Molecule: transfer RNA
Organism: Saprospiraceae bacterium
RNA sequence: UGUGAUGUGGCGCAGUAGGUUGGCGCAGUCGGCUGAUACCCGAAAGGUCGGUGGUUCGAGACCACCCAUCACAACCA
Numbered sequence: 001u002g003u004g005a006u007g008u009g010g011c012g013c014a015g016u017a018g019g020u021u022g023g024c025g026c027a028g029u030c031g032g033c034u035g036a037u038a039c040c041c042g043a044a045a046g047g048u049c050g051g052u053g054g055u056u057c058g059a060g061a062c063c064a065c066c067c068a069u070c071a072c073a074a075c076c077a
Base pairs, nucleotide, nucleotide: 001073002072003071004070005069006068007067010026011025012024013023019057029043030042031041032040050066051065052064053063054062
């Protein structure tokens, strides 16, 4: 430098063929259970979906550019 993949709560992942309110598990918080801890049960909180712009009546998803990470290839030496 090129190609490809990925980017969604603190962490790991979902999210049909664009469609009204973006979910699951773990962690953390609170409550229950217990003599107590753990397990288990319940509840609430937590997301400007990497950024900018665009297409559309409508974008987490589609398009363009940019950023970050990973893999492969190439270049320099």